[in-house]
Molecule: transfer RNA
Organism: Candidatus Dojkabacteria bacterium
């Protein structure tokens, strides 16, 4: 220098062929249970989907540029 894959909640990951509130588990907060803690049960908060632009009635999803991590080639 080139090719490919990835970046979504604090962490690990979903989200089908673009479609009508972006979810799950763990973690966290609160409540229940307990003498108490843990476990367990319930509820809740937490996201401008890496950044920007474009296409579209509509973008996490498609296109382009940039940033970043990984693998491979030279």
């Nucleotide at each position: 220098g080139g090719a490919c894959c990835g970046g979504u909640a604090g962490c690990u990951c979903a989200a089908c062929u673009g479609g009508u509130u972006a979810g799950a588990g763990c973690a966290c907060a609160c409540g229940g249970c307990u003498u108490a803690c843990a476990u367990c049960c319930g509820u809740g908060a937490g996201g401008u989907u890496g950044g920007g632009a474009g296409u579209u009635c509509g973008a996490g999803u498609c296109u382009c540029c940039c940033c970043u991590g990984g693998u491979c080639c030279a």